Background: A computed fold for a 74-nucleotide RNA from Candidatus Kerfeldbacteria bacterium RIFCSPLOWO2_02_FULL_42_19, annotated as transfer RNA. Rfam family: tRNA.
RNA sequence: GGGCCUGUAGCUCAGUUGGCUAGAGCAUCCCGAUGGCAUCGGGAAGGUCGCGGGUUCGACCCCCACCAGGUCCA
Numbered sequence: 001g002g003g004c005c006u007g008u009a010g011c012u013c014a015g016u017u018g019g020c021u022a023g024a025g026c027a028u029c030c031c032g033a034u035g036g037c038a039u040c041g042g043g044a045a046g047g048u049c050g051c052g053g054g055u056u057c058g059a060c061c062c063c064c065a066c067c068a069g070g071u072c073c074a
Base pairs, nucleotide, nucleotide: 001073002072003071004070005069006068007067010026011025012024013023019057028044029043030042031041032040033039050066052064053063054062
């Protein structure tokens, strides 16, 4: 330098034939059950969907450029 893959909540990830309100588990906080802990149940908070632009009535999803990480080739 080139090819491919990945980037979504604090962490690990799902979701992409374009439209439901953007979700799960763990962690955090609150409540309940227990004398207390563990544990379990219920709830809450937490997101510019890497960044910018384009297409579209409408983009996490399609297209382009860039950034970061991984991998392969040279």